Large-subunit ribosomal RNA, domain I from a Pseudomonadota bacterium, 544 nucleotides, folded computationally.

[in-house]
Context: one part of a larger RNA
């Protein structure tokens, strides 16, 4: 060097539990009735995940379902179940501690309280029952007496004393344990106080009622508001009212029923899209910025609480139910393959099954479906129905917004100073004036068309296929790094089925290996499919 055979290594091929991008629907919130997120517990069982909360892999009810079940890593024990379990749907109960965290504190998951109640004990009162003792003593019996009457026995009943028990009410006490309350702000109602200032009022305190607070992906409105950058430097300008910060709301938000446009003809709220149009303009007339009228569409609705309460025809969703039709032979470890002969189809979407299955299984088309929830026709009921807008319009000064940088600068907003008219009036039509035309400001509400997707369901892909696709296919926002804010991985595949190598041998009762056995295959042996290259050996041959 060549041929070959191994080791190492994990490329490649194939696969997919996971992602990515959408479509159509739904949902668009959760929270002091304590959320989101956690800590700690909870099993026959050490740990982790999942579930759950001292009723703790669960409790109750209703509905479904019908033979197995006691979640996963992962077995064993002990149990449950046709008197219907496990499981699924709906509703309810429980729901430790932290967390807005809210009784006070705090180094989160801890510490320390107070009030009231319940409970327990004790004491007092009332009532009741039973018993003890005392007193009165009906009726009855006996005796005396002519009778009235008197005496004795028995003693129902009544009253009182004492005791026990029970119920109830009041007071007091209670180490620990149990339940409820006790934060702040605003609103409601009431009470007590109480200034300047006499009555008052403001203010303060208390009780009560209701609400708020925090979290959440984007979308929305408002209040603040950059710089890099571009202008080939840079200051007006641009970037851009962008990023970012703050406040607020909703399923959408905002806007909205002309003191609007238009131009001699007319239109008729608002929002969004296309066009008008990169036009008219604006602009150190640089860089750039950039409309409107009109037209075509989407959707249409008007008004002064348009809604509220109740009824609930019907529709949707919905655990789930029914749901057609194939056999033989051959190859093979295995038939769904090949072959022969059949069948179903409102079902030949898809997935699984030992290779490629309409007819094996789950399903699919189609038909049905409880509760709950959603939409909702119709009928009934109750309430409400305002009133014409002044420190306003306009003006001066200074700013800002309008495509419009002070400009001929109209229009809108206002920090400051001013300041009308009253429908015989007022505003606008891009300085201003006249005519003409169109409207009625200084109160308010309003669906749809529009924006978005943390999330649910179904489906789709000339999207990825483990260095790809989310950072994360795997117990990943983990391990690890950082004081911290924060940064942030690697890591998939035995086999159809563990059938995961009984037993024997070498060895240290090892590691590892050799037999044997399983299997279609063990060069499929858990470092497990395939198993490239770099790199390192063995054998043989050749060259020096």
């Nucleotide at each position: 060097c060549g041929u070959u055979u191994g080791g190492u290594g994990g490329a490649u091929g194939c696969c997919u539990u996971g992602g990515c991008a959408g479509u159509a629907a739904g949902a668009g919130g959760c929270g002091a009735u304590g959320a989101a997120g956690g800590a700690c517990g909870u099993g026959a069982u050490a740990c982790u995940c999942u579930g759950c909360g001292a009723u703790a892999a669960g409790c109750c009810a209703c509905g479904g379902g019908g033979a197995g079940c006691u979640g996963a890593g992962a077995a064993u024990a002990a149990g449950c179940u046709u008197u219907g379990a496990u499981c699924c749907g709906u509703g309810g109960a429980u729901u430790u501690c932290c967390g807005a965290a809210u009784g006070g504190g705090g180094a989160a998951a801890c510490c320390c309280a107070c009030c009231u109640g319940a409970c327990a004990g004790u004491u007092c009162g009332u009532u009741a029952u039973u018993g003890u003792c005392u007193g009165c003593g009906a009726a009855g019996c006996g005796a005396a007496g002519a009778a009235a009457u008197u005496c004795g026995c028995c003693g129902g009943g009544c009253a009182g004393u004492c005791a026990a028990u029970a119920a109830u009410g009041g007071g007091c006490u209670g180490a620990g344990a149990c339940a409820g309350g006790u934060a702040c702000u605003u609103c409601u109602a009431c009470c007590c106080u109480g200034a300047a200032u006499a009555c008052a009022u403001a203010g303060g305190g208390g009780u009560u009622u209701a609400a708020g607070g925090g979290c959440g992906a984007a979308c929305c409105c408002g209040g603040g508001g950059a710089a890099c950058u571009g202008a080939a430097a840079c200051a007006u300008c641009u970037a851009a009212g962008u990023a970012c910060c703050c406040g607020g709301a909703g399923g959408a938000a905002a806007g909205g029923a002309c003191a609007u446009c238009a131009a001699u003809a007319g239109a008729g709220a608002c929002u969004c899209c296309g066009u008008u149009a990169g036009u008219a303009g604006u602009g150190g007339c640089g860089a750039g910025c950039g409309a409107a009228c009109g037209c075509g569409g989407a959707u249409c609705a008007g008004c002064c609480g348009a809604g509220c309460c109740u009824u609930g025809a019907g529709a949707g969703u919905g655990a789930c139910u029914g749901g057609a039709a194939u056999g033989g032979c051959c190859u093979g470890g295995a038939a769904a393959g090949g072959u022969c002969a059949g069948c179903c189809a409102u079902a030949g979407c898809g997935g699984g099954u030992g290779a490629c299955a309409g007819c094996c299984c789950c399903g699919u088309a189609c038909a049905g479906g409880a509760a709950g929830c959603u939409c909702g026709a119709u009928g009934g009921g109750a309430c409400g129905u305002a009133u014409c807008a002044a420190g306003u319009a306009g003006g001066g000064c200074g700013g800002g917004a309008c495509a419009c940088g002070u400009g001929u600068a109209a229009u809108c907003c206002u920090g400051u100073c001013u300041g009308a008219a009253g429908a015989u009036c007022g505003g606008a039509g891009g300085a201003c004036c006249g005519c003409c035309u169109c409207c009625g400001a200084a109160g308010g509400c309003u669906a749809a068309g529009u924006a978005c997707u943390c999330c649910u369901u179904a489906c789709u892909g000339a999207c990825c296929g483990a260095u790809a696709g989310c950072g994360a296919a795997c117990c990943a926002g983990u391990a690890c790094c950082g004081u911290g804010a924060g940064g942030g991985a690697a890591a998939g595949g035995u086999g159809a089925a563990a059938a995961g190598c009984a037993c024997c041998c070498c060895g240290a009762c090892g590691a590892g290996g050799g037999g044997a056995g399983u299997g279609a295959a063990a060069c499929a042996g858990u470092u497990u499919c395939u198993g490239a290259a770099a790199c390192c050996g063995g054998a043989c041959g050749c060259c020096u």
The full RNA is in RNAcentral, with records from ENA.